[in-house]
């Protein structure tokens, strides 16, 4: 310098409110993976991470259908696996300067799938209660079903993994 093999590979809930009870509500609080980019990035430009199957792949075995045959065989289709396929958040002023959406000042945003959820919000049936009368309309009083609602707390995950002039260990 090069190869091969193994390792390594992410941060956050603390105080206060309310309340019988908050890790989910309300205020504040905290956190930022990896490479690139004229100079340090969560918010640019890509990876990864999650998530989906119209594409691929399997097709053992289970389950539908349908063909043959004769007690087995064969085709499709669901069920399984994968992405090179789709989906996948967020900045923007003013300063310095050759050059920064990267720095400083200053204001904002954003955070996979499941699940718990005491908030908050919406949906839909019926019940009370009122008008009015026999076809409606109002109050939202006290419940139900449902749907939403966590970056930071369970949970898949003792997994995966992008990566690096990174650790080792081995052979030229």
């Nucleotide at each position: 310098a090069c190869g091969u093999g193994c390792u390594c590979c992410g941060g956050g809930g603390u105080c206060g409110g309310u309340g019988a009870g908050a890790a989910u509500c309300c205020g504040a609080a905290c956190c930022g993976g990896c490479g690139g980019u004229g100079a340090c990035a969560g918010u640019c430009c890509g990876c990864g991470a999650g998530c989906c199957u119209a594409g691929g792949c399997a097709u053992c075995a289970g389950c539908a259908u349908c063909c043959g045959u004769u007690u087995c065989g064969g085709a499709u289709g669901c069920c399984g696996c994968c992405a090179c396929g789709g989906c996948c958040g967020a900045u923007c002023c003013g300063g310095u300067g050759g050059a920064a959406u990267u720095c400083c000042g200053g204001a904002a945003c954003c955070g996979a799938c499941g699940g718990u959820g005491a908030u908050g919000c919406g949906a839909c049936a019926g019940g009370u209660c009122c008008c009015c009368u026999c076809a409606g309309g109002g109050a939202g009083c006290a419940g139900g079903u449902c749907g939403c609602u966590a970056g930071u707390c369970c949970g898949g995950a003792u997994g995966g993994g992008a990566g690096g002039c990174a650790g080792c260990a081995c052979a030229g």
Background
A computed fold for a 172-nucleotide RNA from Microbacterium trichothecenolyticum, annotated as FMN riboswitch aptamer (RFN element). The coordinates come from a structure-prediction model, not an experiment, and the mean pLDDT is 75. NCBI's taxonomy places the organism under Bacteria, Bacillati, Actinomycetota, Microbacteriaceae, Microbacterium.